[in-house]
Context: one part of a larger RNA
């Protein structure tokens, strides 16, 4: 001495709690619906597994027709509080409360069962308008039936690779009766009874392999394929089970065993990219850990919305097809220079230069559709209603929604500026000539060159053949 710190007072458009409402696309419960779609993959399977034509004994959530109802009641339970257990996953006791969540009872048609006399089987409200508070109505549900639409299950005929160095296979096998099961016919399961059944027109078994629409490829017949699309099957770390539920034996559900990989306080837990991306690994090789729900479709939801790696777009790859440019027009002194020569010349060759031109794509800069339909809000009017209330088909009017997007497209300046390679040239096979080289180095699809004049090796000049490709390899017809 008062920066920090602390204390205390007074101040405050400040800041923090409690309580009582209101409001949201947020959290967690409980409840519904939807996670059986949509996405991936091809291991398995030679099968009614798939394709084709039939078939009778069957379910169906949401949607759509239509009749009937939606009466009257009880008990609990999350969430919450309180107290506790466990390192965690994750729990346990006490207490309280709600429903369209859960249980009786009333009523029952064209349901279900039947000995035809009968017996069983339902429900849930929630949100708006008007009200004389009695009631009356709209819309979304609910519950019992018929009846569609779409969707699934089942069962059969023909078809569906190789191998006979696989010839005999079967005992719930085959048929029956009787029970159970199942949505439903069935050895689909059982009990009992016959003793069948398949098979050389290939049973059985061992090898491959998801099928098909179709793709290729030849002139066809055919042969080889089965990436991208579409349609069925099957499979979700391996293996087996079941529950929910209209549908699953359920990719991202649950139980149980296995094996891997992870956490632990050593008690015990946790996981499953053949979703889109992306990482290792493996390989001759195969892409961004991108944008958006703007449209298409799917789900909730009454709607406004939300969700969606379904999709729709960017970005990588000359992988593929298909378009386009790397300049146009003039220019013979047939410049130089290469390369060849019989030393005159000939060719590279209007090729360059020079001269006059154009400006696609590229760059700069600038304007700019469509892809948008919907959705709101207001009027108008048909519905339904007692109603000019609400509620809803239509219809007008204004409003309004794109990721791609610096979008396609236009339009202006500048400037020939920025942009060609790759195989081959001995026959097949278009396209030759010179040096080297000397059976070497090499070449090679086949035939086959090369040992001193090599159109066949190499290198130059020139030429032929495709072109943003081009030639090799490997595969198929």
């Nucleotide at each position: 001495g008062u920066a920090a710190c602390u204390c205390g007072u007074a101040c405050u458009u400040c800041g923090g709690g409690g309580u009582c409402g209101c409001u949201g696309a947020c959290a967690a419960u409980u409840g519904g619906c939807g996670g059986a779609c949509g996405g991936g993959u091809g291991a398995g399977u030679a099968a009614c597994g798939c394709g084709u034509a039939g078939g009778a004994a069957c379910u169906u959530g949401c949607c759509c027709a239509c009749u009937a109802g939606u009466g009257g009641g009880g008990g609990a339970u999350a969430c919450c509080a309180u107290u506790u257990g466990g390192a965690a996953a994750c729990g346990a006791a006490u207490g309280u409360u709600a429903a369209u969540a859960c249980c009786g009872c009333a009523u029952a048609u064209u349901g279900u069962c039947u000995u035809c006399g009968g017996a069983u089987a339902a429900a849930a409200g929630g949100u708006g308008g008007c009200u004389u508070c009695g009631g009356c109505u709209g819309c979304c549900g609910c519950u019992a039936g018929u009846g569609g639409a779409g969707a699934g299950g089942c069962c059969u005929g023909c078809g569906u690779u190789g191998g006979a160095u696989u010839a005999g296979c079967u005992u719930g096998u085959u048929g029956g009766u009787g029970g159970g099961g199942u949505a439903a016919a069935g050895g689909c399961c059982u009990a009992c009874c016959a003793a069948g059944g398949c098979u050389a027109c290939g049973a059985u078994c061992c090898a491959u392999a998801g099928c098909u629409g179709u793709u290729u490829u030849g002139a066809g017949a055919g042969g080889a394929a089965g990436a991208u699309c579409a349609g069925c099957c099957a499979c979700a770390c391996u293996g087996g089970g079941a529950c929910u539920g209209a549908g699953a034996c359920a990719c991202g559900g649950c139980c149980c065993a296995g094996a891997c990989u992870c956490c632990u306080a050593c008690g015990g837990g946790a996981g499953g990219c053949a979703g889109c991306a992306g990482u290792g690994g493996g390989g001759a090789a195969u892409a961004u850990u991108g944008g958006a729900c703007a449209a298409u479709g799917g789900a909730g939801g009454a709607a406004a919305c939300u969700c969606u790696g379904a999709u729709c777009c960017a970005g990588c790859a000359a992988u593929g097809c298909c378009a386009c440019g790397u300049g146009u027009g003039u220019g013979a002194a047939g410049a130089a220079g290469g390369c060849c020569u019989u030393a005159g010349g000939g060719u590279u060759g209007u090729a360059a230069a020079g001269c006059a031109c154009u400006u696609u794509a590229g760059u700069u800069a600038g304007g700019g559709a469509g892809g948008a339909a919907a959705g709101g809000u207001a009027g108008c009017a048909g519905g339904u209603u007692a109603a000019g209330a609400g509620c809803u088909a239509g219809u007008u009017a204004c409003u309004g929604u794109g990721a791609c997007g610096u979008u396609a497209c236009c339009u202006a300046a500048a400037g020939a500026a920025u942009a060609a390679g790759c195989a081959c040239c001995g026959g097949c096979u278009a396209a030759c000539u010179c040096c080297g080289u000397g059976c070497c180095a090499g070449c090679a699809g086949c035939c086959g060159c090369g040992g001193u004049a090599a159109u066949a090796c190499g290198g130059a000049g020139g030429g032929u053949g495709c072109a943003a490709g081009c030639g090799u390899u490997a595969a198929u017809c």
This is a predicted structure of a 477-nucleotide part of an RNA (small-subunit ribosomal RNA, 5' domain) from an uncultured bacterium. Model confidence (mean pLDDT): 84 of 100. The full RNA is in RNAcentral, with records from ENA and SILVA.